[in-house]
Molecule: transfer RNA
Organism: Patescibacteria group bacterium
RNA sequence: GGUGCGGUCGCCAAGCUGGUAAGGCAACGGCCUGCAAAGCCGUCAUACGUGGGUUCGAAUCCCAUCCGCACCU
Numbered sequence: 001g002g003u004g005c006g007g008u009c010g011c012c013a014a015g016c017u018g019g020u021a022a023g024g025c026a027a028c029g030g031c032c033u034g035c036a037a038a039g040c041c042g043u044c045a046u047a048c049g050u051g052g053g054u055u056c057g058a059a060u061c062c063c064a065u066c067c068g069c070a071c072c073u
Base pairs, nucleotide, nucleotide: 001072002071003070004069005068006067007066010025011024012023019056027043028042029041030040031039049065050064051063052062053061
C1' cells in the first nucleotide's frame, strides 16, 4: 500500500430484506433483612466512530475518513 471484518448507553451485545434500537451485567430507587449479601419489583437518559450523499424516512444503502483486528504484498 491492497482486500476483508469490526466500531451501537459505563461494559458486553442483537438488530444491517431502510420504517420510532432487544437482551445481559453494572448503576440508581424500592421490597425483603437486626444490618448486609442473595432474591424480587421498578428506573436507565440526548447509545449507532466521524463528515458528507441518496431517500418522505438511514444503525442499516453510497462516498470519504479515523481507530482496531486478520490476510495479502